[in-house]
RNA sequence: UUCUCGAAAGGGCAAACCCGUCGUGAGACGGGGACGCAAAGCCACGGGUCAGACAGACGGGUCUGAUAGCCGGGCUACCGAA
Numbered sequence: 001u002u003c004u005c006g007a008a009a010g011g012g013c014a015a016a017c018c019c020g021u022c023g024u025g026a027g028a029c030g031g032g033g034a035c036g037c038a039a040a041g042c043c044a045c046g047g048g049u050c051a052g053a054c055a056g057a058c059g060g061g062u063c064u065g066a067u068a069g070c071c072g073g074g075c076u077a078c079c080g081a082a
Stems, first nucleotide, its partner, number of pairs: 005080002012037002017032006035069001041075003045072003048067007
């Protein structure tokens, strides 16, 4: 120095809920607020879940979208004990 790992220190993010805005909706954004998080930073590649539309031989299907705080995967990253 790097990888793994996650003590300490400095900090960081922000669930539910409330208010406002956008959206058919799932949900997103801003403010408040903290359940938690060592990647709760970023990515929709695979699976799952959710929403909308179509179909219907009951479709357990297809397409479009959402979810990264559902899981896996990819990229990047502060600190430095065992």
Description: Predicted 3D model of an 82-nucleotide RNA (c-di-GMP-I riboswitch aptamer) from a Candidatus Rokuibacteriota bacterium. The source organism's lineage runs through Bacteria, Bacteria candidate phyla and Candidatus Rokuibacteriota. The sequence was found by an Rfam model in a public genome assembly. The prediction has a mean pLDDT of 87.